[in-house]
Molecule: small-subunit ribosomal RNA
Organism: metagenome
């Protein structure tokens, strides 16, 4: 970077689609390791469980176990004894006291932070850059200053209740850094500037730690402001605390934040207000940038924390794991009551395509509380689970060829998988097993949940590869299988029998622990176009103007700096992205630095343009004066011609229409004609690529009103302009609503044709309408399909309106000048067509419009309109194209030229009859097959009794074969003969024969023949739509093509066109075109005419011989003729057309004259035309049979229909007698003479003849001459009988021929239709091929031998040249609508069901706020007290106020009987709109 896909091909528009990256991903198939990320995106649904927020005893009471100390009591060893007792240890232990130090409680500090979501918000939420003299900030620093004296309670605890529980109720008492008073009192705070108010706490192990006030500081925050921030105008108006004042509350703090009053503002098209959607940003993902998308991990903000609503408390909330209320849901309950909130980290359950462990530890880092030690921490570090992703590594290296073996293909020779494997050697990377170890761990020590780098040692190729894809795009193909089936497919498009595109195998590509696939994003797409597109005709200029708001704007000189430029300085968090460098054995990841962040904000500066100020100019614009052209507008009025109608007059049968009639008019008098009157509506000629108007659009004449242009002067104004969203007006033709008015025309409607049909085209009538007058409608192919201005940038011609020059002077001549209206054209431009000073060129302003086709200018909304409708204006769904110019065909009920026996002018036929022969059809046991308009049908078939002959039928029969080849078993010379059975094939049997070559005589090999088996044979079995070959046709028509050049951007074009001429692309001229090919011509055979040559079998003139006759003999080469070489015909000569040509006409001469006749040849190509049954050939199918053989039968069947012929309907004949003249042929399994025998056919015998010699063979018509006399006949022979002959193994089905007898239809043939233009039709016989036989057919031959045309109107087929085209499978084409059927998505639609929202009332929780407070009340006060006060709570209460209820609304969404249209779907009806002049453009 581009590529496919619209067409027979182009060029272009334009849309679909594909290769690239990406991803919080899913899904299918595979799955070695590790490193570093990352992982509820849907239901901000519900949640069991555990844990995520607590510490301070150095603030304060009280404290249980423990432990020491005391030690009443208790013991009672032991001593004493007056024996009455007395002392008494250990042991036990009550109380204190001391230490401990659970539980739990005051108190302090935390809980506002960390952590999780993204519901809601479009908005000062967030981003940026600014404001705070309008403002806070515990803990922390720093500085000053203080830390005094008082009191009063109350938790815990004891006592007694209540309660299931949760919790609570009295009574009693008691301490704090916890509460209160006093006091002191400034650099705090308040002030009328005099003054007036406010503070603490102690605690200690005596080191400190706290504590109050004040000031900075830091660090968090709050609030205001410019700017930037999604879609919808089918949401256009919004707002009453609403804007703003005053004065009050109110808050840390400004303020309608609140409230009373006052004014009536306030936002809005630069989108308010609504609606939808949405957390934002740094970034991210792409993209060359611009952009477009998109915010998941991390950071920063914001919002929430079961749903709404409240304060409280605190430095800091209106608070995730507080609190009160209401709701919902879920749990406990002894039914009275109560208790919860995972969007914290696991986890579960639900939905879902989908998203992990109920893991360890504070060891690091950070937080919180402590003076610490330390507690706490699901923050955090770590691990475990997902291939989610990115990054690394690995699944082995090297040798190895007899290219093993298998697979696959194969042309059978090979060739590929393929050094790949086997097999030899080697290594050990990760993996794994044992051993050790530095780090994460520090200023000293200590401390590791969790990793674990490397070292060493150990064995073994051992444990590690898939998946897509291979028609094009797009890298990579064979084979088999399947047959529009089963499938594939991003797009184009494969699959209907040879599928490189379904499946499978080999092989082959690509990527590889991953590879496809789906779903999204951006690119490609310059397919929203800022950068960077378009509008004639492809999608797109408003119908046309006047004009608001904006946009844009002439020349000089000046002010200020807003844009805009430079510089400076602050900001733009970190992370990312970029560079460099370093650290993980590299990466990926991380780390330090730099740039960068194109951004705003303040300073300085500069002033050229742009903008402001403020002044001037005239070139733009407008005024003014003269002068003018005009179907410009409006109203009045007047006009003549037509036309129609009335009245009269003339006249007297049609008249009018049409292709053609017919409706219809007329004797009640039309049509024609004459006259008068009357109506309406148009204005002929003039008139014209002429003029006027913005456009609609304006045409007789006058006259009034009036609007615009040009020109000439250059007189004023002095930028006054262009452009135009909204808006306003104008606006053909139809159409509407009121009133006229109506001649002609004429939608609707009737009638008459036409047609299959005709609700059309034609025709005869005719109603709205068309007029006018006031009004609505506002659309048109309203078109130049070109939007308005300014500039610029070769001409040439022509028209219309002006003004100059020249000329003395006129001019309709010349020149210049302005303006308007056309043609043609340069250069540019354009896909091309074309445009080109009237631009579609080269610029610039301004506005409208396009973004595939359809579906739709349809639904809905909304607006206008009285309706018809108009304006705006979708979407679902469905298509790979719709489309523009241009080409080349084709084709046209387009045009122009030409030819043909195509017509036409002639001859004869056919179609009717009998027959014959194909074909259909029917029919059959079979009626073998092919051939089917021309161009199948007397074709294949040049000849079907049997044979041919066939998968035709029926029956019988063989299977290596009725035929080749080759290998192999046995036997046997080959070959002939005869016998049985049979219908034959065939199947048995016998016999006769033994050959040829070597040869060591045992034998052995050739060939042939029978036999066994095996490779194959065989097929008229299918496919002419897999093929060759060969044939037909268009057509013996004149075409069909290259080369090299030249035009086109290309397909292409030129040449090959025009002018002429020709049969003819034949020649000739012109000619961007010059040649050339293949086709016509010519060369070839034939036939006419002549020489020359040569005479045999021909011929025979003269010469001789013979014969009854006959070239029969001898000769002869004169003719004849034969067959071989020549000559002749070239428009060569002459006139005359013609372009001094090409030619053409007429003519001479010539046997032939203008290719002399006929042949033979057949261009590129068409028809998937025939033909697999002539041959060849691929596939495929058959193989005791679809091979192969034998006998009979069919292939000849017969109601019928079609072709092509014979024969005839008769006197131009026909019978019969006589009688003449051919060419071409054939002949040995042949033709056969003569002779004789048959009434003949044809029989016997048999000459001659491999043929210029002999035979078939007699030509016939004609010519002579006799009947016949127009009839179903002396036409005409079909058709039967008899009798016979001849091929032949055999004439029943089924040959052919004679005789004799019978003697049909038929009397010249309907619609239609063939042949032929001269030795031709036409009519006569003759020969040959086939072939035993059989000819009306075929293929040749000759004889007699016409007529008519000399033209191109029509039919029909060609050609060239143009035109038009929506065909290209090409007119047998395309294609359009309704109907009927399936499905699909929409729309309407009585109603239904739900969501969301404000708004109106009612109720009013819970709380702040106020206000009462007769109840209750320690701290101050006064008072001895009692008790008052002050202050304060309950508790009422009054404003707000959530949820609830309630009414009417306003949106959205779903269902909806029934409808309505649309899309779409190989083969249905009807018809035949529209593309050719498409048949009425």
């Nucleotide at each position: 970077a581009g590529g496919g896909u619209u067409u027979g091909a182009u060029c272009c528009u334009g849309g679909c689609u594909c290769a690239g990256a990406a991803u919080g991903a899913a899904c299918g198939u595979u799955g070695g390791c590790g490193g570093c990320a990352u992982g509820g995106a849907u239901u901000a649904g519900g949640c069991a469980u555990g844990c995520a927020a607590g510490u301070c005893g150095u603030g304060c009471g009280a404290g249980a176990a423990c432990u020491g100390g005391u030690g009443a009591g208790u013991g009672g060893a032991g001593a004493c004894u007056u024996c009455g007792g007395u002392c008494a240890a250990a042991g036990c232990g009550a109380u204190c006291c001391a230490g401990g130090g659970a539980c739990a409680g005051c108190g302090g500090c935390g809980a506002a932070a960390g952590g999780g979501u993204g519901a809601g918000u479009a908005a000062c939420g967030c981003g940026u850059g600014g404001a705070u003299u309008a403002c806070c900030u515990a803990c922390c620093u720093u500085c000053a200053g203080g830390u005094a004296c008082g009191g009063a309670a109350u938790a815990g605890c004891g006592g007694c209740g209540g309660g299931a529980a949760a919790c609570u109720g009295c009574c009693g008492g008691u301490a704090a850094u916890g509460c209160c008073g006093u006091a002191u009192a400034a650099u705090a705070u308040c002030u009328c500037c005099g003054g007036a108010u406010c503070a603490a706490a102690g605690c200690u192990c005596c080191g400190g730690c706290g504590c109050c006030u004040g000031a900075a500081g830091a660090c968090g925050g709050g609030u205001c402001c410019g700017c930037g921030u999604a879609u919808c105008a089918u949401u256009a108006g919004c707002u009453u605390g609403u804007u703003g004042g005053u004065g009050g509350g109110g808050u840390a703090a400004a303020a309608g934040c609140c409230c009373a009053c006052c004014a009536a503002g306030g936002c809005u098209a630069a989108g308010a207000u609504g609606a939808u959607u949405a957390g934002u940003g740094g970034g991210c993902g792409u993209g060359a940038g611009a952009g477009c998308g998109u915010g998941g991990c991390c950071c920063a903000c914001c919002a929430c924390a079961c749903u709404g609503g409240g304060a409280c408390u605190g430095a800091g909330a209106c608070a995730c794991u507080g609190c009160c209320c209401a709701g919902a849901c879920a749990c406990c309950u002894g039914c009275g009551g109560g208790u919860g909130g995972c969007u914290g980290c696991a986890g579960u359950c639900g939905a879902g395509a989908a998203u992990c462990u109920u893991u360890g530890u504070c060891a690091a880092u950070g937080g919180g509380c402590g003076a610490a030690a330390g507690c706490c921490u699901g923050a955090a570090c770590a691990a475990g689970c997902g291939a989610u992703g990115c990054c690394g590594c690995g699944u082995g290296c090297g040798g190895g060829a007899u290219g093993a073996a298998g697979g696959c293909c194969u042309u059978c020779g090979g060739g590929u998988u393929g050094u790949a494997a086997a097999c030899c050697g080697c290594u050990g990377u990760c993996a794994g097993a044992g051993g050790g170890a530095a780090g994460c761990a520090a200023a000293u020590u200590u401390u590791g949940a969790g990793c674990g780098a490397u070292c060493c040692u150990c064995a073994g190729a051992g444990g590690a590869a898939g998946c897509c894809c291979g028609g094009g795009c797009u890298a990579a193909g064979u084979u088999c299988g399947u047959g529009c089936c089963a499938g594939c497919a991003g797009c184009c498009g494969c699959g209907g029998u040879a599928a490189c595109a379904c499946g499978a195998a080999c092989c082959g590509g690509g990527c590889a622990a991953a590879c496809g696939u789906u779903a999204u994003u951006c690119g490609g797409a310059a397919u929203u176009a800022c950068u960077g597109g378009g509008c004639u005709u492809a999608a797109a200029g408003g119908g046309u103007g006047c004009g608001u708001a904006g946009g844009c704007g002439g020349c000089g000189c000046u002010u200020c700096a807003a844009g805009u430029c430079g510089g400076g300085u602050g900001u733009g968090a970190a992370a990312u992205c970029c560079c460099a460098c370093g650290g993980c054995u590299c990466a990926a990841c991380c780390g330090u630095g730099g740039a960068a962040c194109u951004g705003c904000g303040c300073c300085c500066g500069a002033u050229a343009c742009u903008g402001u100020c403020g002044u001037g100019c005239u070139a733009g614009a407008g005024g003014a004066a003269g002068a003018u052209a005009g179907a410009g507008g409006u109203g009045a009025g007047c006009g003549g011609a037509a036309c129609g109608a009335a009245u009269g007059g003339u006249g007297g049968a049609g008249c009018g229409g049409u292709g053609a009639a017919a409706u219809g008019c007329g004797u009640u008098g039309a049509u024609a004609u004459c006259a008068u009157u009357c109506g309406g509506a148009a204005c002929a000629c003039c008139c014209g690529u002429g003029g006027c108007g913005a456009a609609a659009g304006c045409g007789g004449c006058u006259c009034a009103c009036u609007g615009g242009g040009u020109c000439u002067u250059u007189u004023c104004u002095g930028a006054c302009g262009c452009u135009g969203a909204g808006g306003c007006a104008c606006g053909a033709a139809a159409g509407c609503u009121a009133g006229g008015g109506g001649a002609g025309c004429g939608a609707a409607c009737g009638g008459g044709a036409u047609u299959a049909g005709a609700u059309a085209c034609c025709c005869c009538g005719g109603u709205a309408g068309u007029c006018c007058u006031a009004g609505c409608u506002g659309u048109a192919a309203a078109c130049g399909a070109u939007g308005a201005g300014u500039a610029c940038u070769a001409g040439a011609u022509c028209g219309g309106g002006g003004a100059g020059u020249c000329c003395a002077a006129c001019a309709c001549a010349a020149c210049c000048u302005c303006c308007c209206g056309a043609u043609c054209g340069u250069a540019g431009c354009g896909a091309a067509a074309g445009u080109g000073u009237u631009a579609a060129g080269u610029a610039c302003u301004c506005c409208g419009c396009c973004u595939g086709g359809g579906g739709a200018g349809u639904a809905u909304g909304g607006u206008c309109g009285c309706a018809a409708g108009g304006c705006u204006g979708a979407a679902a769904c469905u298509c790979a194209a719709a489309g523009g110019a241009a080409u080349u065909g084709a084709c046209g009920g387009g045009g122009g030229c030409u030819c043909a026996u195509a017509c036409a002018a002639g001859c004869g036929g056919u179609g009717g009859a009998g027959g014959a022969u194909g074909u259909g059809g029917c029919u059959u046991a079979a009626u073998u097959c092919g051939a089917g308009g021309c161009u199948a049908c007397g074709c294949g078939a040049a000849g079907a009794a049997c044979c041919u002959u066939a998968u035709c039928c029926c029956a019988g029969u063989c299977u290596u074969g009725a035929c080749a080849u080759g290998c192999u078993u046995a036997g046997g010379a080959a070959u002939c003969c005869u016998c049985u059975g049979g219908a034959a094939a065939c199947a048995g049997a016998g016999g006769a024969g033994u050959g040829c070559c070597c040869u060591u005589c045992g034998g052995g090999g050739a060939g042939c023949c029978u036999u066994u088996g095996c490779a194959c044979a065989g097929g008229u079995g299918c496919u002419g739509c897999a093929u060759g070959g060969c044939u037909g046709u268009c057509g013996u028509c004149a075409g069909c093509u290259c080369g090299u050049g030249u035009c086109g951007u290309g397909a292409g074009a030129u040449g090959u066109c025009g002018c002429g001429u020709u049969a003819a692309g034949u020649c000739g001229c012109u000619u961007a075109a010059c040649g050339a090919g293949c086709g016509a011509a010519a060369c070839c055979c034939u036939u006419g005419u002549u020489g020359c040559u040569a005479g045999u079998u021909g011929c025979c003139a003269g010469c001789g011989a013979g014969u009854u006759a006959u070239g029969u003999c001898g000769g002869g080469g004169a003719c004849u003729c034969u067959a071989g070489c020549a000559a002749g015909a070239c428009u060569g000569c002459c006139g005359g057309u013609g372009u001094u040509a090409a030619a053409c006409c007429g003519g001479a001469g010539g046997a032939a004259g203008g290719u002399g006749g006929g042949g033979a040849u057949g261009a590129c190509g068409u028809c998937a035309a025939g033909u697999c049954c002539u041959c060849a050939u691929g596939g495929c199918c058959u193989u005791u049979a679809u091979g192969a053989u034998u006998g009979g039968g069919g292939c000849u069947g017969c109601a019928c229909a079609c072709g092509u012929c014979c024969u005839a309907c008769a006197a131009u004949g026909g019978a019969c007698c006589g009688c003449a003249c051919a060419a071409a042929g054939g002949g040995a399994a042949g033709c056969a003479a003569a002779a004789c025998c048959g009434c003949g056919a044809g029989g016997u015998c048999a000459a001659g003849c491999a043929a210029a010699u002999c035979c078939c063979a007699g030509a016939a018509a004609a010519c002579g001459g006799u009947c016949c006399u127009c009839a179903g006949u002396u036409c005409g022979g079909a058709u039967u009988g008899c009798a016979g002959g001849c091929u032949g193994c055999a004439a029943c089905u089924c040959g052919c021929c004679u005789g004799c007898a019978u003697g049909a239809a038929g009397c010249c043939g309907g619609a239609a239709u063939c042949g032929c233009u001269a030795g031709u039709a036409a009519u006569c016989g003759c020969g040959g091929g086939u072939c035993a036989g059989c000819a009306u057919a075929c293929c040749g031959c000759g004889g007699u031998g016409a007529a008519u045309a000399u033209g191109u109107u029509c039919c029909u087929g060609a050609g060239c040249c143009u035109u038009g085209u929506a065909c290209a499978c090409a007119c047998c084409g395309c294609c359009c609508g309704u109907c009927a059927a399936g499905c699909c998505a929409c729309g309407a639609a009585a109603g239904u069901g739900g969501g969301g929202g404000g708004c109106g009332c009612c109720c009013g929780a819970a709380g702040u706020c106020g206000c009462c407070a007769a109840g209750c009340u320690a701290a101050c006060c006064c008072g001895c007290a009692a008790g008052g006060g002050a202050g304060g709570c309950a508790g009422g209460u009054g404003c707000c106020g959530a949820a609830g209820g309630u009414g009417a609304c306003c949106u959205c969404c779903g269902c909806g009987a029934u409808u309505g249209g649309g899309a779409c779907u190989a083969a249905g009806u009807c018809g035949g709109a529209a593309c050719a002049a498409g048949g009425u453009a």